[in-house]
């Protein structure tokens, strides 16, 4: 990071059925319209329609009985239904209380209903106003109002007996005295609704406690009605609820306060659990109903669809007023990624009202939409191989799609059409269905109408083709894409899952990654610098009580639904539903008492006190000492001293350094000195004195648990720095100067202030490390040493034993390893601190400390997929150690100067074809470019082609010769010319055709085979099994020796064995055999004197098969090995010399122009084919060679000695011409025979005589010879002439160890001709090597590493630029919630009421009561203020982060080049 699960979910690309649920998560955002609360006529007057029935002036009128109803009255409008803003709260939840309380309607009981009275509605009649509405004046009833009358077991006061309660109190029974009731209505006047008044019941509520309930301490102090009393008031009721006095409490680190979030619960998702996470639908509880306040009514509201007032919107209006609140259902605008019909129905189930009928009723019953979930179903079945077409691959052979399909047979889920038709309706029967003609049944046709999506490089199930070439693209994490992409896009295939199917978003899982279950702290993050000690946490042995935790039992309660478990019901299943368990908690109560806890009492093993003793740089004063440096003064004394890698400033002739004497003043104490002692750390060192803490030994007299840790406090704290006074010898940041350097604001010197140092006061950090917190207890061993005590003994000692301290080394454990291991990083218990990926950052804001530096606490935003530890293998190192090598040394000769040859770079050019690039490209591919070669250019031609194979038609050739044209190729014309045969043809060759195809030295050597180069002819590179190790790996291959060598030899957890290495092959050096022709010639005979014959194989020799050399022998050495080192004897001696032989790799080294080849690109051309021309240019760099430069040399003249090789389109003798290249003629020879063939260098003789010469030979001229179709570009040589540079060569740099180097020549391949290269070939033939210190390059062990594309490696900062987010910022602009002040609405409340009133009193007159109205506290929302927090901008500014190729250094990883870090 993924892979599971779950979502009110969108979003993409599909979409046949059904059932069952589900549906604004965003703007508590603004609403247009209908509906969502009424009923009651059996409470009441009135009105009004209809019918009847009397009357009658026919205009009514009086009754009556149906309805319908606007007021009046009652009852509901506090329920139903919605939201989830706001609340961090007695709000919820759970469990308790009320002796502090109410409860309309229901149910039970118990009583009672006697008499009056006055009014308001509506009604009329007059106003007012646009309208809402509203005044006046009259009349009127009631289950509306009031007033009397009786009344208690009701309430109040005051009293008596009794019961209980922790209190306050309270229950029961009595007594007196006061106080309060009531309403009717309706059948047939029995019913039954009602009404009062009490009692109790049940449901509903109020209120009060215990316990839980999120996040910040970068919020620590908060609070005035606060807290609490007394007394009053107010409630239904306790309470500062409210108020007056009086006291000064009352909350808080067990986190008050403040700030931010947030509706809590049953549940639901998830997990094995414990947890986390969440509050959709459903069920409870709160809580709001456009903000805000506010009482009113009532049994119950501070009331969603009542009321007032005040704010904001909104709409009417006649401008003067009014209306009006969808977070009920629908809908409609907005907002948003997104969320449904302005339906039906009261048929069921409920709810209001009523006696009922009945009526209302967007709760709710249901129907529409929406694959939004969840469950079922289908989209055929079953035969069928020519293994069909097509498609897709493909080695072209086939594979695959595939029984898949066509096609036979069948079968009808669902859809669709047509009959039939429910259950929901309710416990006697009639009746009553919106769903709905629906489920459901039956019958009919027809395979008919129904399959997407996602993936397919690993995680992860599933591959192949084209396209694309760091593009376009994917991507959850890795990470694919630069020309052969299983990873992008398509196709085909195969996969997964399905009417879905992927993506996105969120939660949990995984993840033991916040660990309670269940982690850590030596080195990865993380032990506090170190004590003392508060709260707090843990706590030793014995007995006794209690019973808070603990354990058991009982008892209540844990709502209902969900989840389980056994049923049951829709054909199944989702769903629905019965009963059961459970709900792991709370609460009471009974009883246990081991353990914790408490309380009492004892006890000594923990702790601590006395006593007695030794050790000690423990600490704080004072004084004292002697060595040293420096300074001053005096002598001596002369020119340098001093410093450095080397120098140079500096110091001295004014006399320095050196050296004698004396003197001043500071600081630090050598020796002793020790992984040695003390101290809590930090730290502590000369000697003496005074004061003084600690540890430890012995002892066992006291105390009796008096102990451990310890947040937070307090105190101690190297350096360095600060502040104030002193002191200042040496040293020394800054400074300066002097070197070094490319530069050197360093390193090194020379000098130097600050500081070190003393006093007092501050800071408060460190790699304050043992990187390791503090205590106990326990758990093998061994060795030092330091302080003590004891025993023992042959006593300057020695040994046992024991207590404290301080090391090493190890066994079991532990641990990732490294390691730690009685000083633990074992084992275990208690207490504190700290940690949770790296960067940003120990940075910002905030607070506290501080004189100031700063110190402590300590984030985000952004970004990365790692950063890190340990430990392995390797490569590196300006790290060690050993070893080799022509690697340096020692020597010899070049080469870099110079002419010339060759190759390359560069330039030039129509083209100068292409390759090859440190060493390992540059006399390389090229063992040989005049044409060809040739691939490059420029011109002029071919197009099935120059070159293969196949078809088809013609023809008999083909080839060859001759003319003519052309720059030539190509063309034309003409002469000559074919075989086999069954007679049908065939073979062969040529012309023409057509397509298939040829061709390509075009690309890619990073697609590749095959070759090849290098490290390297270096001693290396590995396996098996075994052992060690979690691993990666190591052992074995290390290690002593030794050797050319992982060559042997001894040792060991290894024991074996493979490729290397040696050795077996080739050549050579000696000898032997055997064979002698073309070789050879001692001895013999011949000779023309030539091995010429003869003859002969003895010798050289050539071929062929042996032999010899192994440290075999001796001596020393060494381990009694390996092996060295000397020696003999040998032709060769320790691998005799040389050569072929090149291990696992390594360098994406070289070759696609040797061949081979995959892809890809040219087809009238990138192919073919001709001329010509280039490849051979030429300011110039470079490698590589030849020639020189001279006398060791140049000529000249005669002599002499070789291996190896070639030879038929060939070597070419002699001879004869030419000064010669050469040429004529041309014996021999396909070669031990002939031939190329003179070898040079040597020697011998002359000669030059140190010159740019008789050195040198370029160049240049003339005339030439040879090859070749053809020497102009552009060949080679000969001859005569000409006679450049060049006198030994800068800084560098190459060979080379013996037949080597130098130095002579001589031969071959290529080749017509053309080497100064290249392959060989013999001749003459040397120096030198002390050694491994340094240079190179290799090896072997080791050590550090931040490296592993491996040091041409890793990497740090600053500046430039872009971009991102942030901090300070002079302000600006805004929300929040307090606080003070002012205003002060509604309205309770209190006063006051001169005004105004119907009920009662009263004869009046008034009174009793009652309102208006005023005024007072409270009192919203508004004003003003200064302040708190907080978002949001802001010029300008700090630092930070990202960012394929920028600038200047090299910090730091290696001893990183001055170790490196705080």
């Nucleotide at each position: 990071u993924c892979a599971g699960g779950a979502u009110u979910a969108a979003c993409g690309c599909u979409g046949g059925c059904g059932g069952c649920g589900u549906g604004c998560a965003u703007a508590a955002c603004a609403c247009a319209u209908u509906c969502a609360a009424g009923u009651c006529g059996a409470a009441c007057g009135g009105a009004g329609u209809u019918g009847g029935u009397g009357c009658u002036u026919c205009g009514g009128u009086a009754u009556c009985a149906a309805c319908u109803u606007a007021g009046u009255g009652g009852c509901g409008g506090a329920c139903g239904g919605g939201u989830g803003a706001g609340u961090a709260a007695c709000g919820c939840g759970u469990g308790a209380g009320c002796a502090a309380c109410c409860u309309g309607c229901c149910u039970c009981u118990u009583a009672u209903a006697u008499c009056g009275g006055a009014a308001c509605a509506a009604c009329a009649c007059a106003g007012g106003g646009a309208a809402a509405c509203u005044u006046g004046u009259g009349c009127u009833a009631a289950u509306g109002c009031c007033g009397a009358a009786u009344a208690a077991c009701a309430c109040a006061u005051c009293u008596g007996c009794u019961u209980u309660g922790c209190a306050u109190g309270u229950g029961g029974c009595g007594g007196a005295u006061g106080u309060c009731a009531a309403a009717g209505u309706g059948a047939u006047u029995u019913a039954g609704c009602g009404a009062u008044a009490a009692g109790a019941g049940a449901u509903g509520g109020g209120c009060u406690c215990g316990c839980g309930u999120c996040u910040g301490a970068u919020u620590a102090g908060g609070u005035a009605g606060u807290u609490g009393g007394u007394g009053a008031g107010g409630u239904a009721a306790c309470g500062g609820c409210u108020c007056a006095c009086c006291a000064a409490g009352g909350c808080g680190a067990c986190g008050a306060u403040c700030a931010g979030u947030a509706g809590c619960c049953g549940g639901u998702c998830u997990g094995a659990g414990a947890g986390g996470a969440u509050g959709a639908a459903c069920g409870g509880c709160c809580a709001c109903a456009u903000u805000g306040g506010g009482a009113c009514u009532g049994a119950g509201a501070u009331a969603c669809g009542g009321c007032c007032c005040a704010g904001a919107c909104u709409c009417c209006u006649a401008c003067g007023g009014g209306a009006g609140g969808c977070a009920g259902c629908a809908g409609u605008g907005g907002g948003g990624a997104a969320u449904a019909u302005u339906g039906g129905g009261c048929a069921a189930u409920g709810g209001g009202g009523g006696a009922a009928a009945c009526c209302c009723u967007g709760a709710c019953c249901c129907a529409g939409c929406a694959a939004c979930g969840c469950c079922g179903c289908g989209u055929g079945a079953a035969g069928g191989a020519a293994g069909a077409a097509g498609g897709c691959c493909c080695u072209c052979g086939g594979g695959u799609u595939g029984u898949a399909a066509a096609c036979u047979u069948c079968u009808u889920u669902u859809a669709c059409c047509a009959g039939g038709g429910a259950c929901g309706a309710a416990g006697a029967a009639c009746g009553u269905g919106a769903c709905g003609g629906u489920a459901c049944c039956u019958g009919g046709a027809g395979a008919a109408a129904a399959a997407g999506c996602c993936a397919c490089g690993g995680c992860c199930a599933a591959c192949u083709a084209c396209g694309u070439g760091c593009c376009a693209g994917c991507a959850g994490c890795c990470g694919c894409g630069g020309u052969a992409a299983u990873a992008c896009g398509u196709a085909g295939g195969g996969g997964g899952c399905a009417a879905g199917c992927g993506u996105u978003a969120u939660c949990c899982g995984g993840a033991u990654u916040u660990a309670c279950u269940g982690g850590g702290u030596g080195u990865a993050a993380a032990g506090g610098g170190a004590g003392c000690g508060u709260a707090g946490a843990c706590g030793g042995u014995g007995a006794a009580g209690c019973a808070a935790g603990u354990c058991u039992g009982a008892a209540g309660u844990g709502a209902a639904a969900u989840a389980c478990c056994c049923g049951g019901g829709c054909u199944c299943a989702a769903c629905c539903u019965g009963g059961g368990a459970a709900c792991u908690g709370c609460u009471u109560u009974g009883g246990a008492a081991a353990c914790u806890g408490u309380u009492u009492u004892a006890c000594u093993a923990g702790a601590g006190u006395g006593c007695u003793g030794g050790a000690g740089a423990g600490g704080c004063a004072a004084g004292c000492g002697g060595a040293a440096u420096u300074c001053c003064u005096a002598g001596u004394g002369u020119a340098g001293c001093g410093g450095u890698g080397a120098a140079a400033u500096g110091c001295g002739u004014a006399g320095a350094u050196a050296u004698u004497a004396g003197g001043a003043g500071g600081a630090a104490c050598a020796c002793c000195a020790g992984u040695g002692g003390c101290g809590a750390a930090g730290g502590c060192g000369g000697c003496u004195u005074g004061c003084u803490g600690g540890a430890c030994a012995g002892u066992a007299a006291c105390u009796g648990a008096c102990g451990u840790u310890g947040a937070g406090g307090c105190u101690c704290g190297a350096a360095a720095g600060c502040g104030u006074g002193g002191g200042g010898a040496g040293c020394a940041a800054a400074c300066a100067g002097g070197a070094u350097u490319a530069g050197a604001u360093a390193c090194c010197c020379u000098g130097g202030u600050a500081g070190u140092c003393c006093a007092c006061g501050c800071c408060g950090u460190a790699a304050a490390c043992g990187a390791u917190g503090a205590a106990u207890a326990c758990u093998a061993g061994g060795u030092g040493u330091u302080g003590g005590u004891g025993a023992g003994c042959a006593a300057a000692g020695c040994u046992c034993a024991u207590c404290g301290g301080u090391g090493c080394c190890g066994u079991c454990g532990c641990a990732a390893a490294c390691g730690c291991a009685g000083u633990a990083a074992g084992u275990a218990u208690u207490c504190c601190a700290c940690c949770u990926g790296g960067g940003g950052a120990g940075u910002a804001c905030g607070u506290u400390c501080g004189c100031a530096a700063g110190a402590a606490u300590g984030a985000a935003a952004c970004u990365c997929a790692a950063a890190g530890g340990a430990a392995u293998u390797g490569a590196c190192g300006g790290g060690g150690a050993c070893c080799c090598g022509c690697a340096c040394a020692a020597g010899c000769g070049g080469u870099g100067g110079a002419g010339c040859a060759u190759g390359u770079g560069g330039u030039u050019u129509a083209a100068u074809u292409c390759g090859a690039a440190g060493c390992a490209a540059c006399g390389c591919g090229a063992a040989g470019a005049a044409c060809c070669u040739u691939a490059c250019c420029a011109a002029g031609u071919c197009u099935u082609g120059a070159c293969a194979u196949c078809c088809c038609u013609c023809u008999g050739a083909c080839c060859g010769g001759u003319a003519c044209g052309u720059a030539a190729c190509g063309g034309u014309a003409c002469c000559u010319u074919c075989c086999c045969u069954u007679c049908g043809g065939g073979g062969c060759a040529g012309a023409g055709g057509u397509g298939a195809c040829a061709g390509g030295u075009g690309g890619u050597g990073c697609a590749u085979g095959g070759u090849u180069g290098u490290c390297g002819u270096c001693a290396g590179c590995u396996c098996g099994u075994g052992u060690c190790g979690u691993g990666a790996g190591a052992u074995g291959u290390u290690g002593g020796g030794u050797u050319a060598a992982g060559u042997c030899c001894c040792g060991c957890a290894a024991c074996g064995a493979g490729c290397g290495c040696a050795a077996c092959c080739c050549c050579u050096a000696u000898c032997c055999u055997u064979a002698g022709u073309a070789g050879c010639c001692a001895g013999c005979a011949g000779u023309u004197c030539g091995g010429c014959u003869g003859g002969g194989c003895a010798c050289u020799c050539u071929g062929a098969g042996g032999a010899g050399a192994c440290u075999g022998c001796c001596a020393g050495g060494g381990a009694u090995a390996a092996c060295c080192u000397g020696g003999a004897g040998g032709a060769a001696g320790g691998u005799g010399g040389g050569g072929a032989u090149g291990a696992c790799g390594u360098c994406a080294a070289a070759u696609c122009a040797u061949c081979a080849u995959g892809c890809c690109c040219c087809u009238u051309a990138u192919g073919a084919c001709u001329u010509g021309g280039g490849c051979u240019a030429c300011a110039c760099a470079c490698g590589u060679g030849c020639u020189a430069c001279a006398a060791u040399g140049g000529c000249g003249u005669a002599a002499a000695c070789a291996a190896a090789g070639a030879g038929a389109a060939g070597c070419g003798a002699a001879g004869c011409c030419g000064c010669g290249a050469g040429g004529c003629c041309g014996a021999g020879c396909g070669a031990a025979u002939c031939c190329c063939a003179a070898a040079a260098a040597u020697a011998a003789c002359g000669u030059c005589u140190c010159a740019g010469u008789u050195c040198g030979g370029a160049u240049u001229g003339u005339a030439g010879u040879c090859u070749g179709c053809a020497a102009c570009u552009c060949g080679a040589c000969u001859a005569c002439a000409u006679g450049a540079a060049g006198c030994u060569g800068g800084a560098a740099u190459c060979g080379c160890u013996a037949g080597u180097a130098a130095u002579c020549g001589c031969g071959g391949a290529u080749c017509a001709g053309a080497a100064u290269g290249c392959c060989g070939c013999g001749g003459u033939g040397a120096a030198u090597a002390c050694g491994u210190u340094c240079c190179c390059g290799g090896g072997u062990c080791u050590u550090g590493u931040a490296c592993a594309c491996a040091c041409c490696g890793c990497c740090c900062g600053u500046c430039a630029c872009a971009c991102c987010a942030u901090g300070g910022g002079a302000g600006u602009c805004g929300g929040a919630a307090a606080u003070g002040c002012c205003c002060g609405a509604a309205g309770c409340c209190a006063g006051u009421g001169a005004c105004c009133c119907a009920a009662c009193u009263g004869a009046a007159a008034a009174g009793a009561g009652g309102g208006a109205g005023c005024u007072g506290u409270c009192g919203a929302a508004g004003g003003c203020a200064g302040g708190u927090c907080u978002g949001a901008u802001a010029a300008c500014u700090g630092g930070g982060g990202u960012g394929a190729a920028g600038u200047c250094g090299u910090a730091a990883c290696a001893a990183g080049g001055u170790a490196a870090c705080c």